[in-house]
The prediction has a mean pLDDT of 86. A computed fold for a 698-nucleotide part of an RNA from a Gemmatimonadota bacterium, annotated as large-subunit ribosomal RNA, domain II.
Context: one part of a larger RNA
RNA sequence: UCCGGCGAGUUGCUCCUCGCGGGCGAGGCUAAGGCGUUUAGCGCCGGAGCCGGAGCGAAAGCGAGUCUGAACAGGGCGUUGAGUCCGCGGGGGCAGACCCGAAACCUUUGCGAUCUACCCAUGGCCAGGUUGAAGCCCGGGUAACACCGGGUGGAGGACCGAACCGAUGUGGGUUGAAAACCGCUCGGAUGAGCUGUGGGUAGGGGUGAAAGGCCAAUCAAGCUGGGAGAUAGCUGGUUCUCUCCGAAACGUAUUUAGGUACGGCCUCGAGUGGUCUCUCUGGGGGGUAGAGCACUGCAUGGACGAGGGGGUCUCACAGCCUGCCGACUCCAAGCAAACUCCGAAUACCCGUGAGAGUGAGCUCGGGAGACAGGGUACGUGCGAUAAUGUGCGUACGCGAGAGGGUAAGAACCCAGACCGUCGGCUAAGGUCCCGGAGUGUGGACUUAGUGGUCAACAAAGGAUGUGAAUUCGCUCAGACAGCUGGGAGGUUGGCUUAGAAGCAGCCACUCCUUUAAAGAGUGCGUAAUAGCUCACCAGUCGAGUGGAUUUGCGCCGAAAAUGGUCGGGACUGAAGUCCGCCACCGAAGCCACGGAUGGUACCCCUCUUCGGGGGGGUGUCAUGGUAGGAGAGCGUCCCCACUGCGAGGAAGCGUUGCUGGAAGGCGGCGUGGAGGGGUGGGGAGUGCAGAUGCCGGA
Numbered sequence: 001u002c003c004g005g006c007g008a009g010u011u012g013c014u015c016c017u018c019g020c021g022g023g024c025g026a027g028g029c030u031a032a033g034g035c036g037u038u039u040a041g042c043g044c045c046g047g048a049g050c051c052g053g054a055g056c057g058a059a060a061g062c063g064a065g066u067c068u069g070a071a072c073a074g075g076g077c078g079u080u081g082a083g084u085c086c087g088c089g090g091g092g093g094c095a096g097a098c099c100c101g102a103a104a105c106c107u108u109u110g111c112g113a114u115c116u117a118c119c120c121a122u123g124g125c126c127a128g129g130u131u132g133a134a135g136c137c138c139g140g141g142u143a144a145c146a147c148c149g150g151g152u153g154g155a156g157g158a159c160c161g162a163a164c165c166g167a168u169g170u171g172g173g174u175u176g177a178a179a180a181c182c183g184c185u186c187g188g189a190u191g192a193g194c195u196g197u198g199g200g201u202a203g204g205g206g207u208g209a210a211a212g213g214c215c216a217a218u219c220a221a222g223c224u225g226g227g228a229g230a231u232a233g234c235u236g237g238u239u240c241u242c243u244c245c246g247a248a249a250c251g252u253a254u255u256u257a258g259g260u261a262c263g264g265c266c267u268c269g270a271g272u273g274g275u276c277u278c279u280c281u282g283g284g285g286g287g288u289a290g291a292g293c294a295c296u297g298c299a300u301g302g303a304c305g306a307g308g309g310g311g312u313c314u315c316a317c318a319g320c321c322u323g324c325c326g327a328c329u330c331c332a333a334g335c336a337a338a339c340u341c342c343g344a345a346u347a348c349c350c351g352u353g354a355g356a357g358u359g360a361g362c363u364c365g366g367g368a369g370a371c372a373g374g375g376u377a378c379g380u381g382c383g384a385u386a387a388u389g390u391g392c393g394u395a396c397g398c399g400a401g402a403g404g405g406u407a408a409g410a411a412c413c414c415a416g417a418c419c420g421u422c423g424g425c426u427a428a429g430g431u432c433c434c435g436g437a438g439u440g441u442g443g444a445c446u447u448a449g450u451g452g453u454c455a456a457c458a459a460a461g462g463a464u465g466u467g468a469a470u471u472c473g474c475u476c477a478g479a480c481a482g483c484u485g486g487g488a489g490g491u492u493g494g495c496u497u498a499g500a501a502g503c504a505g506c507c508a509c510u511c512c513u514u515u516a517a518a519g520a521g522u523g524c525g526u527a528a529u530a531g532c533u534c535a536c537c538a539g540u541c542g543a544g545u546g547g548a549u550u551u552g553c554g555c556c557g558a559a560a561a562u563g564g565u566c567g568g569g570a571c572u573g574a575a576g577u578c579c580g581c582c583a584c585c586g587a588a589g590c591c592a593c594g595g596a597u598g599g600u601a602c603c604c605c606u607c608u609u610c611g612g613g614g615g616g617g618u619g620u621c622a623u624g625g626u627a628g629g630a631g632a633g634c635g636u637c638c639c640c641a642c643u644g645c646g647a648g649g650a651a652g653c654g655u656u657g658c659u660g661g662a663a664g665g666c667g668g669c670g671u672g673g674a675g676g677g678g679u680g681g682g683g684a685g686u687g688c689a690g691a692u693g694c695c696g697g698a
Base pairs, nucleotide, nucleotide: 001698002697003696004695005694006693011095012094013093015092016091017090018089019088020087021086022085023084024083027051028050029049033045034044035043036042037041055062056061065077066076067075068074098237099236101234105227106226107225110223111222117201118200119199120198121197122196123195124194125193126191128160129159130158131156135152136151137150138149139148140147164188165187166186169184170183171182172181203219205215206214207213240633241632242631243630244629245628250263251262252261253260254259265369266367267366268365269364270363271362272361276357277356278355279354280353281351282350283349284348290342291340292339296336297335298334300332301331302330303329307325308324309322310321311320312319373398375396376395377394378393379392380391381390382389403414404413405412418595419594420593421592423591424590425589429585430584431583432569433568434567438582440581441580442579443578444577445576451571461556462555465553466552467551468550469549470548471547472546473545474544482540483539484538485537486536488513489512490511493507494506495505519534523532524531596623597622598621599620600619601618602617603616604615605614606613607612634687636684637683638682639681640680641679642678643677645675652671653670654669655668656667657666658665659664
């Protein structure tokens, strides 16, 4: 992992509540118990008791009223008659209450110190080597000691190191050889040493050279039985089918935040009927967007300048100066969620009439689920005008939505799947090949493989890329570019400087002359000159040329970690981009045909307690769906009644055929060898793929 079997909303309650069916009805019902009987049953007694029939008040109490109250006031709760019993079903309560699951807690239940901790008693063990304490002896020494030397001696939680006890580092092992081991290395090894045997201490207890260690592979409270089906606002699981409708992830509150209650939203029943929604139409209030600066604030420049600072003067007062600061006022131009002299579009509220709307409103009652949402677009707060970020609002879809497109992809685009058809038309998106459909057509652009990081787009900045448009110059009296020639004189302008001569630097409206033209000089150059060149002029040539602005498409700017790419191949008058046009492809959309179911309108049949119910037909509309509500069915086991089948072969099993809208049903053949089915009722240990489910097997 698979297969088979088992496996989860049950049962009790004279507890509550609602619906349906039935009995009786101002009443309804018996309970225990008893009697009878055809005895798990049924019939009959049994009125104790319960509910209803009157309420109000705290109560005394009064009573269709009563309480409050001074009240004959007002107000509150009542009165204007339907219940009750049984059965079935929905929900609730109390019980283990759908099933499985703790970690734990308690216990006057027991079992454990054969492991281990410590203790008691009694035994055992420690190769070999080393060091050489005290004491003693001898000698020296002293007044005597002390002291010194040699020897002897054999002390020590002494030294080295096997056994033994341990476990420092590291390698291996880590579904191990082993639920703690193996190798190397290492500590103690006469001691607080190690060890055998017997014995003692027991669970809030022991023992502990103390690590919360150890107390039988278990220890912040052992194991076992019991309370016990502890509790689990938590996780998982919860078994056949079809039909109708179909949510929520919000508000408020919560020792509340992953729970729950009430409300909102879903469903079912009953009632009500012109209510509800949308559009048009009439009337409203508003202070948002925008805008504005009249208020409140912020803020820039200028004018004016109270006042202040500084300087000066003075004994002081007064004065004078100021290029500093600067209120008010004025001019110009701004900013604001908590500013407003203004002020929309929408939205919202109320009304009239009309049109449209077959799961539109409202009231009461039964049953829920949900109260973790998430994405996109728009308006916003927080954040960084970050986040698949976070908090609100509006809309949409996802959630609970399949199909087509987007290479792939809950939310984007198209479009809402009742079923069938070897029919058709379209949407988004596409039509060279992969790939269904144009190598379609007219015009233009792009040369970058731009396109192609692309639906959701990377910038500032840079460039004689190229197309279009506008505009301003020059130009056959000859432009622009090229070529030839000229490009002069005062003058080396003045200053500065060692020098400064057009060209280091400074100054100057930078002059004058000769000229076709030529700057007190555009760049190179020199130490400074020189030299080259430009502006400017002429000649040659012979038709366009120079600048600016707007705009289309391109270029650079352009960096990410395993091998690249537009989905790929490939594509250049395109298979790229823009503007048109004609075709075609393309979905579960739409149409056509057939069928099913639900609603609705009409018609027909039938039943009727006249309210309506059942069946059929035609038209029309509808039929995605999680949580969830409602309805209708299939199948299993057992029971009752009736009735069939079976040794001429029951059930079961295997295989095969037919059939129904599904669960399913009915046959054939084989196997099997004794029971089984149908119809109408009744009752449940009634349906498995899931629970790291349980047991067995593969």
It was read from a public genome assembly.
Its Rfam family is "Bacterial large subunit ribosomal RNA".